[in-house]
Context: one part of a larger RNA
RNA sequence: UAUGCUUGUCUCAAAGAUUAAGCCAUGCAUGUCCAAGUAUGAACACGCUUUGUACGGUGAAACUGCGAAUGGCUCAUUAUAUCAGUGAUCAUUUAUUUGAUGAUGCCUUACUACGUGGAUAACCGUGGUAAUUCUAGAGCUAAUACAUGCACACGACUCCCGACUCGCGAGGGAAGGGAGGUAUUUAUUAGGUAAGAACCAGCCCUGGCAACAGGAGCUCUGGUGAUUCAUGAUAACUGCACGAAUCGCACGGCCUUGCGCUGGCGAUGGAUCAUUCAAAUUUCUGCCCUAUCAACUUUUGAUGGUAGGAUAGAGGCCUACCAUGGUCGCAACGGGUAACGGGGAAUUAGGGUUCGAUUCCGGAGAGGGAGCCUGAGAAACGGCUACCACAUCCAAGGAAGGCAGCAGGCGCGCAAAUUACCCAAUCCUGACACAGGGAGGUAGUGACAAUACAUAACAAUGCGCGGCUCUUCGAGUCGGGCAAUUGGAAUGAGCACACGGUAAACAGGUUAGCGAGGAACAAUUGGAGGGCAAGUCUGGUGCCAGCAGCCGCGGUAAUUCCAGCUCCAAUAGCGUAUAUU
Numbered sequence: 001u002a003u004g005c006u007u008g009u010c011u012c013a014a015a016g017a018u019u020a021a022g023c024c025a026u027g028c029a030u031g032u033c034c035a036a037g038u039a040u041g042a043a044c045a046c047g048c049u050u051u052g053u054a055c056g057g058u059g060a061a062a063c064u065g066c067g068a069a070u071g072g073c074u075c076a077u078u079a080u081a082u083c084a085g086u087g088a089u090c091a092u093u094u095a096u097u098u099g100a101u102g103a104u105g106c107c108u109u110a111c112u113a114c115g116u117g118g119a120u121a122a123c124c125g126u127g128g129u130a131a132u133u134c135u136a137g138a139g140c141u142a143a144u145a146c147a148u149g150c151a152c153a154c155g156a157c158u159c160c161c162g163a164c165u166c167g168c169g170a171g172g173g174a175a176g177g178g179a180g181g182u183a184u185u186u187a188u189u190a191g192g193u194a195a196g197a198a199c200c201a202g203c204c205c206u207g208g209c210a211a212c213a214g215g216a217g218c219u220c221u222g223g224u225g226a227u228u229c230a231u232g233a234u235a236a237c238u239g240c241a242c243g244a245a246u247c248g249c250a251c252g253g254c255c256u257u258g259c260g261c262u263g264g265c266g267a268u269g270g271a272u273c274a275u276u277c278a279a280a281u282u283u284c285u286g287c288c289c290u291a292u293c294a295a296c297u298u299u300u301g302a303u304g305g306u307a308g309g310a311u312a313g314a315g316g317c318c319u320a321c322c323a324u325g326g327u328c329g330c331a332a333c334g335g336g337u338a339a340c341g342g343g344g345a346a347u348u349a350g351g352g353u354u355c356g357a358u359u360c361c362g363g364a365g366a367g368g369g370a371g372c373c374u375g376a377g378a379a380a381c382g383g384c385u386a387c388c389a390c391a392u393c394c395a396a397g398g399a400a401g402g403c404a405g406c407a408g409g410c411g412c413g414c415a416a417a418u419u420a421c422c423c424a425a426u427c428c429u430g431a432c433a434c435a436g437g438g439a440g441g442u443a444g445u446g447a448c449a450a451u452a453c454a455u456a457a458c459a460a461u462g463c464g465c466g467g468c469u470c471u472u473c474g475a476g477u478c479g480g481g482c483a484a485u486u487g488g489a490a491u492g493a494g495c496a497c498a499c500g501g502u503a504a505a506c507a508g509g510u511u512a513g514c515g516a517g518g519a520a521c522a523a524u525u526g527g528a529g530g531g532c533a534a535g536u537c538u539g540g541u542g543c544c545a546g547c548a549g550c551c552g553c554g555g556u557a558a559u560u561c562c563a564g565c566u567c568c569a570a571u572a573g574c575g576u577a578u579a580u581u
Base pairs, nucleotide, nucleotide: 001577002576003575004574005573009452011450015445016412022410023409024408026407027406028405031066032065037063038062043058044057046056064431073365074364075363083286084285085284087282088281089280092279093278098274099273100272101271112245116147117146123139126136127135128134157180158179159178160177161176164173165172166171181242182241183238185236186235187234188233189232190231202218203217204215205214206213207212222229244268246267247266248265249264251263252262253261254260255258288336289335290334295327296326297325302324303323304322305321306320307319308318309317340362341361342360344355345354346353347352367388368387370385371384372383390401392399393398418443420442421441422440426439427437428436429435458487459486460485461483462482463481465479466478467477468476469475470474494514495513496511498510499509524570525569526568527567528566529551530550535565537564538563539562540561546553547552
């Protein structure tokens, strides 16, 4: 693990892995809205009312944004591959989270900056097809969709060019013009420093009218074990990125009362840097059987170099040109595996042996291969495109498909559950306190395993027994045994008001009321020659029928067969088969 017989209660609970990663009808399993992107639904309902006003409330649908790469399932592949421990990224990407940073936009003299442009869905109407989550044509209308696109602010500073000018020269001055946000690409440059002393020049202090003398100092540079690192600067380059034409709630403050000027909280967006969540590569060591596998690899990349391409990035990853390497008896290469790896499980004195499809971590896969779009992230399959194999509907023109998600069906088999209820818990996703979730939970099936535990207890009487005490026959006391005897007590199994449990229930729990005398509310499964606990009982059979793991039993007195009785073992379980220790 399967199966046979049996089965009362409580808790707990595996479950179509093995065989066919075989095939699937049907239903569901991924959607999502707040004060805060977009409402003229000709969809509601109310309110303000005195008419009026772009907008008041709820809100189907749709556009937009985000998610759908998580989760769940399975183990086919896979043997230095995966995986485990251990290091690396100074070789890289990273939506989200959290924290920082960001005054420079125009190219030039009349321009939108108190707010720019054109569409499109829903909607309305006209249609096509046998048919689908198919769609066409006409008519509208939105934005945080798609586009376009300025400033407010004086300037200051730095660099380059430089008419002109002083000067014999060295050297100095300078009107004017140009460039300078972050980011991209390339090149250049800074990114320092063992110790002490002396000298020269200038500045400073003290003394000095001065010459000069004496004295201290001359200031900046982050990080690592390590870089062409961080960071800064210069010259250009790119024009493809960013520097908010957005939304909600409160309304306040100043007066020069003007369609004035200002301003709070926080939502969304946004570039760069870090952070977080990760990811991708990679170092070292470690894996089952096999030599009836001894050589393997390489111009069809094998091993290395140089350059380029590709990539997020290192790399024969790919290409070009060179070199001739690389592995192997310490088992390469090949073959097998009823092989996903590990954490782990069973057994075991220690050493070991066997198992690990299976709830956690990692990997791989979605009928088989291949390719790709979108996106921060996929070589995605509850996405798309082909091919192969299956296979569905059709009006025959065409159209649609992928349960190794949850249920369920067929098939396969020794071998495995309900087309149930719910988002209440745990968490996840979303624009979100509200929605969704076959993730997950809850019941149903369930002797896979595991836990606790009923099926009686007590007394009297009778019969006989034993121990102890005492005054002998005997008495007292205590104990256990037997019984078609008697007696009241106790209790849950099962019914069941109610509470409680729960999303709602079921069950368990609490609990009124019912609920035990043998004919019940009745325990079984295997055995009784030995191994091995327990019959020299009775009947049947007669080397037959049969038993028996093994030895053996059975041929007319069977301790072994078939039965009855009695007994033994384990007991709500016990037997059998198989695998393993």
RNAcentral holds the full RNA, with entries from SILVA. The part of an RNA shown here (small-subunit ribosomal RNA, 5' domain) has 581 nucleotides and comes from Acaulopage tetraceros. It matches the Rfam family "Eukaryotic small subunit ribosomal RNA". The family is grouped with related families in Rfam's "SSU clan". Rfam 15.1 lists 75,755 matches to the family in 2,556 species.